[in-house]
RNA sequence: GUGGUCGUGGUGCAACGGGCAGCACGCCAGGUUUCCACCCUGGAAGCGAGAGUUCGAGUCUCUCCGACCGCA
Numbered sequence: 001g002u003g004g005u006c007g008u009g010g011u012g013c014a015a016c017g018g019g020c021a022g023c024a025c026g027c028c029a030g031g032u033u034u035c036c037a038c039c040c041u042g043g044a045a046g047c048g049a050g051a052g053u054u055c056g057a058g059u060c061u062c063u064c065c066g067a068c069c070g071c072a
Stems, first nucleotide, its partner, number of pairs: 001071007010025004019055001027043005048064005
């Protein structure tokens, strides 16, 4: 340089026919406990950036950024 895969809460991953963004761990608060832990309940926190298509985009298209793999 070129081809491919990927980028989603703090972390690890889902959401494949475009139609309310979920799960686990972690964090916070409450309950329980003599205290802690465990357990129960509730809560905060997210689609790499920009543009386009669409009534509607995490999802489709384009550009850029970054990670990994292959070729050179």
Predicted 3D model of a 72-nucleotide RNA (transfer RNA) from a bacterium. Its Rfam family is "tRNA". Rfam links the family to the GO term triplet codon-amino acid adaptor activity. RNAcentral records the identical sequence in 2 taxa.